Model confidence (mean pLDDT): 76 of 100.
The RNA shown here (glmS glucosamine-6-phosphate activated ribozyme aptamer) has 155 nucleotides and comes from a Clostridia bacterium.
Lineage of the source: Bacteria > Bacillati > Bacillota > Clostridia.
Rfam family: glmS glucosamine-6-phosphate activated ribozyme aptamer. The family's RNA type in Rfam is riboswitch.

RNA sequence: AGCCAGAAGCAAGCGCCUGGACCCCAAGGAGGUCGGGGUUGACGAGGUCUGGAGUUCAUCGAGUUUUCGGCGGAUGCUCCACGGCAAGGUCGGUCGUUACCGGGCCACAAAACUCGCAGGCAACUGUGAGCACAAAGCGCCUCCGGGUGACCCUA
Numbered sequence: 001a002g003c004c005a006g007a008a009g010c011a012a013g014c015g016c017c018u019g020g021a022c023c024c025c026a027a028g029g030a031g032g033u034c035g036g037g038g039u040u041g042a043c044g045a046g047g048u049c050u051g052g053a054g055u056u057c058a059u060c061g062a063g064u065u066u067u068c069g070g071c072g073g074a075u076g077c078u079c080c081a082c083g084g085c086a087a088g089g090u091c092g093g094u095c096g097u098u099a100c101c102g103g104g105c106c107a108c109a110a111a112a113c114u115c116g117c118a119g120g121c122a123a124c125u126g127u128g129a130g131c132a133c134a135a136a137g138c139g140c141c142u143c144c145g146g147g148u149g150a151c152c153c154u155a
Base pairs, nucleotide, nucleotide: 014072015071016070017069019068020040021039022038023037024036025035043061044060045059050081051080052079053078054077055076082096083095084094085093088152089151090150091149100146101145102144103143104140105139113130114129115128116127117126118125119124
């Protein structure tokens, strides 16, 4: 250095680049040509918790010049099946094993920024320390309100 096997951790703002922007080199100073190589291209929180099929601008804020643009993917959404929920069953409604709806209450972050270090001619990349500040969500149905409809059955 390679190969094989095993364990733990991490992983969808997750991957890629032919546009754009930026950097270097070359050519050139008449005319013509419009070259080569690189850099950049999403900051965290949250989400797969039954199976199948389909589908694409699939949640929340932070930051701000490009976190622009494009392609792919994706925990979203739709339908079906199955399942949960209000005395039993079916339909309807609503959700997904954290499984009825609405409101209310509730916590936490990273980049950015500052000071460095390492690499690169550079654009820029990696990283250490310091420093704050979210929203949705989860949760609480013993916080408030609504749902408790239709039909059937039993008493």